[in-house]
RNA sequence: AAUAAAGAGCCAUAAACCCGGUGACAACCGGAGGCAUAAAGUCACAGAGUCUAAGGCGUCUUAUAAAACGCAGCGAUAGCCUGGUUGCCAAA
Numbered sequence: 001a002a003u004a005a006a007g008a009g010c011c012a013u014a015a016a017c018c019c020g021g022u023g024a025c026a027a028c029c030g031g032a033g034g035c036a037u038a039a040a041g042u043c044a045c046a047g048a049g050u051c052u053a054a055g056g057c058g059u060c061u062u063a064u065a066a067a068a069c070g071c072a073g074c075g076a077u078a079g080c081c082u083g084g085u086u087g088c089c090a091a092a
Stems, first nucleotide, its partner, number of pairs: 007089001009088001012037002018031005035079001041085003046082002049077003056071004
């Protein structure tokens, strides 16, 4: 000098709760806040899981009603997991 990668370590991100907004919902955006993370950067058209169901279809119904129930994604989740990809400092 090169390789290497442990480690909450500089830095970074920012859980829950609260406020404002969008949305039928799940959830997301902004403010404040700080649980935690060594990729909690990014990809949802890589795989799979989970959540939600306005509208749609079906069941029920005297009824093309209402309500309720069920189904399903071109909805959501990357801070569920695997995977792709990019990346700071750095011991052994």